A computed fold for a 72-nucleotide RNA from a Candidatus Pacearchaeota archaeon, annotated as transfer RNA.
């Protein structure tokens, strides 16, 4: 320097144009003597920034930053 991949919740991820989501963690309430272990309710996101394209974008396009790898 060039190529690819990734980047969504406190972590680890899914989600290839119209509900933003699971599992962990956490908070509260059952249950326990108390904790764990189960059950139930819930809380948390400007989808890595900027712009473009659509009636509509986490998604498609362009442009950036950031980490991995591969090639020089």
């Nucleotide at each position: 320097g060039g190529g690819a991949g990734u980047g969504u919740a406190g972590c680890u991820c899914a989600g290839c144009g119209g509900g933003a989501g699971a599992g962990c963690a956490c908070a509260u309430g059952a249950c326990u003597g108390a904790a764990g272990a189960u059950c139930a309710u819930g809380g948390a996101g400007u989808c890595c920034c900027c712009g473009g394209u659509u009636c509509a974008a986490a998604u498609c396009c362009g442009g950036g930053c950031a980490c991995u790898c591969c090639c020089a």

The coordinates come from a structure-prediction model, not an experiment, and the mean pLDDT is 84. Its Rfam family is "tRNA". Rfam classes the family as a transfer RNA.